This is a predicted structure of a 266-nucleotide RNA (Bacterial large signal recognition particle RNA) from an Anaerolineae bacterium. Its mean pLDDT, the model's own confidence on a scale to 100, is 76. Its Rfam family is "Bacterial large signal recognition particle RNA". It is annotated as a non-coding RNA gene.
[in-house]
This record gives sequence, C1' cells and structure tokens, in this order.
RNA sequence: UCGUGCUAAGCGGGGUGCUAGCGGUGCCCUGAACCCGCAAUCCGCUAUAGCGGGGCCGAAUUCCCACUCUGAGGGCUAUGACGGUCUUUGGGACUGCUGGGCUAAGUGGCGCUGAAGGCUGGGUCCUGUGCGGCGCAGACCCGUGAAACUGGUCAGGACCGGGAGGUAGCAGCCAUAAGCGGUCAUCUGUGGGUGCCACGGGGUUGCCUGGCUGGAGCUAACUGGUCACGCAAGCCAGGGGCCGCAGCUCGACGAGGGGUGCACGA
Repeated sequence: UCGUGCUAAGCGGGGUGCUAGCGGUGCCCUGAACCCGCAAUCCGCUAUAGCGGGGCCGAAUUCCCACUCUGAGGGCUAUGACGGUCUUUGGGACUGCUGGGCUAAGUGGCGCUGAAGGCUGGGUCCUGUGCGGCGCAGACCCGUGAAACUGGUCAGGACCGGGAGGUAGCAGCCAUAAGCGGUCAUCUGUGGGUGCCACGGGGUUGCCUGGCUGGAGCUAACUGGUCACGCAAGCCAGGGGCCGCAGCUCGACGAGGGGUGCACGA
C1' cells in the first nucleotide's frame, strides 16, 4: 500500500423554556435526517448526565476537534435622551375645517317705482259658537214579510134553526206587525286628522302680508378683518405594540485545517 473480517463512533444539530444541573417530551431556527415504548400536577439521569428494546452503516466524501472563518435564528442590555410605523389618553399655542359668532373695508345683490326705524291691521297658533261638508244611527219612503197564537173577505165544508135566516171559521186572496233588504231626497240625533265659510275670545311679535309715517340705507353670497367660541386631521405632551439601528452573548447550515483503531492474509 492492497484485500477480507470486526470494533469505537455515527444514523442530526442549535436556541428558548423547565431544572441545582444535564438530556428528552413542548415552542422556534436550521434543512432532510433509522424504527418502537416513556413524558408537563412531566419523563430519564448525575459531570462518561435521556432510559429501555430492535435495525443499518462503519475507520472516512460519511466518525472526532476545547482550531480558523462564515453566519440562519434566538436571548440580554430597568434595553437606548436614536429613527420609522401603528395604536391609545389628554391638550388646544400654531396650520386646517367642504365649523360657528361678530364686522362691513372691497366685489356682488336689493333700494327714491321708497331702505332701516316707528305706529297699526290681517294671516300663521290656541279656543268657543253657528253654518256647510263627510261618516254613522234612527225616522220617513219602497219592497218583502204570519201553519196556529194578526185583521178583512171567507168558496167548500161544519154548527144552530121547521123555515127565513144566523154563528164560528180552514184553504185561497187582500192587508199588516216584529224582522229582513233597499233608497238615500227630506227630517232628527251624533262624531272628527272635516272647511279657500261666518262670528266671538285669547295669544304672539318669530315668519308672511296690507296701510300710514319716515327719507337712505339694507343684505352678508364671495374676498378681507375679528373672537379666553367649536372640532381635533396635521401639531404638542404622556403610555403601549411592532420594525430597524447599536453593544454583549449562544449559535444551526456551510467553507478551510487537523485527528482516529484491532485481527488475519498478500
């Protein structure tokens, strides 16, 4: 050096959490990596720190390193006088408001065919009465309407009578009561979310409108001005979450470097 057989090792690792500590189950990262059983009111262990059972591979591309680099991701800094973003509580100085009040300098509109102001009447509001209208009920009117207990007329038949005649009366016909239906012209009663109606009383000056007076302003749409007025988007102050940036720390995957047996045969 080669061949055969075997053994140690390996068949995932890391962060976080838990723990006196280690490892596992949990969560997360890495990325591809044997199987079964156990485990959160935990499970197994003790510095050689999962345990028990089975399987594969096997001295190197595959195993080991307390070596160097890279670096996913996590943890810590009562996290930070940092940046961004979202959210929450408060403020109202400033900007804004497609908020408000006041003003009347400018523009516009109205006004000598008469503004503001003053006096006065009416309407709009409340209430009463009358009238009208509408609805309802009743009367009136029309129709219908009684086996018997309604009326009239009562064929036939019945009864009384010697007869003349008389009496009660079914059906039918006519009429009518209560009831039912209709007409709604008229009358009576009654009601209201009723009225271009009439009259009376009250109330109001907000709006509309008439008259008289008055004799030049009125309006506030736009611009401007102004206001211990309002809102809170921007803004300011405080709290919270997330992302970034910084320091420390652990560190997977990966790159480089180094290390590692036993037996037999040639």